[in-house]
RNA sequence: GGGCUCAUAGCUUAGUGGUAGAGCACCCGGUUUGCAUCCGGGAGAUGAGAGUUCGAUUCUCUCUGAGUCCA
Numbered sequence: 001g002g003g004c005u006c007a008u009a010g011c012u013u014a015g016u017g018g019u020a021g022a023g024c025a026c027c028c029g030g031u032u033u034g035c036a037u038c039c040g041g042g043a044g045a046u047g048a049g050a051g052u053u054c055g056a057u058u059c060u061c062u063c064u065g066a067g068u069c070c071a
Stems, first nucleotide, its partner, number of pairs: 001070007010024004018054001026042005047063005
């Protein structure tokens, strides 16, 4: 320098155009003498910008970052 893949919650991740889900973690309540477990509830996320579309996490382009391969 070039090719490919990836970027979603604090962490690990699902989601192929129509309400953004889960596990762990966190907060509140119950249970307990207390802690833990367990039960119920809650808050929290689509890397940035632009385009297509009635509608974009999803499709296209650029940028940023990470990984990998070639030179």